[in-house]
RNA sequence: GCGGACGGUCGGAUGGCCGCGCCGGGCGCAAGUCCGGCGAGGAAAGUCCGGGCUCCACGGGGACACGGCGCCGGGUAACGCCCGGCCGGCGCGGGACAACCCGCGUCGAGGGACAGCGCCACAGAGAACAGACCGCUCCGGUCCGCCGGAGCAAGGGUGAAACGGUGAGGCAAGAGCUCACCGCGCCCCCGGCGACGGGGGCGGCACGGCAAGCCCCGCCGGGAGCAAGAUCGAGAAGGAGCCGCGCAUCGGGCGUCCCUGCCCGGCGGCUCGGGUUGAUCGCGAGAACCCGUCGGCGACGGCGGGUCCAGAUGAAUGGCCAUCCAGGGGGUCGCGAGGCCUCCGGACAGAACCCGGCUUACAGACCGUCCACCACU
RNA sequence: UCCCUGGUAGCUCAAUGGUAGAGCAACCGGCUGUUAACCGGUAGGUUGCAGGUUCGAGACCUGCCCAGGGAGCCA
Repeated sequence: GCGGACGGUCGGAUGGCCGCGCCGGGCGCAAGUCCGGCGAGGAAAGUCCGGGCUCCACGGGGACACGGCGCCGGGUAACGCCCGGCCGGCGCGGGACAACCCGCGUCGAGGGACAGCGCCACAGAGAACAGACCGCUCCGGUCCGCCGGAGCAAGGGUGAAACGGUGAGGCAAGAGCUCACCGCGCCCCCGGCGACGGGGGCGGCACGGCAAGCCCCGCCGGGAGCAAGAUCGAGAAGGAGCCGCGCAUCGGGCGUCCCUGCCCGGCGGCUCGGGUUGAUCGCGAGAACCCGUCGGCGACGGCGGGUCCAGAUGAAUGGCCAUCCAGGGGGUCGCGAGGCCUCCGGACAGAACCCGGCUUACAGACCGUCCACCACU
Repeated sequence: UCCCUGGUAGCUCAAUGGUAGAGCAACCGGCUGUUAACCGGUAGGUUGCAGGUUCGAGACCUGCCCAGGGAGCCA
């Protein structure tokens, strides 16, 4: 210098004119008008999680069902989010190579497959308390091609996966048959809050995979959503039909069931018909933002100071002009770097009760870390 | 705002986690004087997209995209 990955910040600037919404003030009986102030986002989006808020429901206890979450620790109002760690997979580099160890990067819905059920196509001899096609060994027979019996599971072959792996001993050939190391299971000790790590002993292997199949274990969870909900005003037929259950020693409701208790007296569903399509509140000071400082590896938290920052309801936040800042095209001048003129031109998108996350969309610019390449020293 | 359903060949639809098929349409051939019907054959697929689980995904899980539908006021 160029390219890539990750993380972060920004995502046009200034001025003028016209226009729109809200708030405050002045004038006006009012409609309105004048002045001043404020006026989209990092995602306002998808509505995928978690809360606040509001209403409804809610006597208590136990069991069940349903939905969700799932290594450990921490952060947080909370979370399926975030931070740090552990373990595992993959890649790169180093220890000469492989095994193995160390470092870095990256990915992981990462509890349980000795509670039970289910599935594992095709191929293959055999696919789950398995099995013998080729093969190896011994014995017997033989027409010397091989055939029969017994033993074996090392090697070949199939497959995603073949009932421990490597090496040595052993054997007729073999085999955890025996031994060493590794793996696996159980027990003990040490370190760590913990996931887990390290060491020792025992076991000769008994334990394949799938739970984003049912399931088991642990934890969490009342329901609905600002068209929540409240007030005022207007209007209308507080209407009709059908079905189901019930009509009081009964029935229904509180998710289901049980014990106990409470409430209601008709309840529930569907269809048709009638009215309205107004106003106000909820509704903007908050888990808020900025700066400094302290604690923490970090997510984040404490303290101090400062700031006030959209509230529409067919729904405002826009348009034009000038100059500049990036970017692109053309012409011209210049050996070149570049200068001048002119034209185009600024991503994704847009609040609607409010926050914290996740996910998705995004032209371009800047900063930081790492990696790769090229040139020079 | 709260929910539901679906996306597979040009069209309409199938497919216990195990080779993606059927009907119509298209194309070629036959039959016929010709066409239709009929008979025989052929081609045609990013299973909406991207990841993941699994030996293996149209199906299972997650996130997007698109299409369609439902509920909500008063009495």